[in-house]
RNA sequence: GCUGAUGUAGCUCAGGGGUAGAGCACUCCCUUGGUAAGGGAGAGGUCGUGGGUUCAAUUCCCACCAUCAGCUCCA
Numbered sequence: 001g002c003u004g005a006u007g008u009a010g011c012u013c014a015g016g017g018g019u020a021g022a023g024c025a026c027u028c029c030c031u032u033g034g035u036a037a038g039g040g041a042g043a044g045g046u047c048g049u050g051g052g053u054u055c056a057a058u059u060c061c062c063a064c065c066a067u068c069a070g071c072u073c074c075a
Stems, first nucleotide, its partner, number of pairs: 001071007010024004018055001026042005048064005
């Protein structure tokens, strides 16, 4: 340099045009003599960045960035 995959909550991941979700973690309450477990409630997101298409884009298209894998060239 080329090709492919991945990028979404603190972590691990799902979702895939019409208000963004789960598990774990975190906060509060219930329960307990107390803790763990359990039950209930809550907070937490520029959906990698910038454009394009669209009435509407996290989703489709393009470029770029980052990570990973493969291939190639030079030394």
The RNA shown here (transfer RNA) has 75 nucleotides and comes from Jeongeupia chitinilytica.
Rfam family: tRNA.
The coordinates come from a structure-prediction model, not an experiment, and the mean pLDDT is 80.
The sequence was found in a public genome assembly.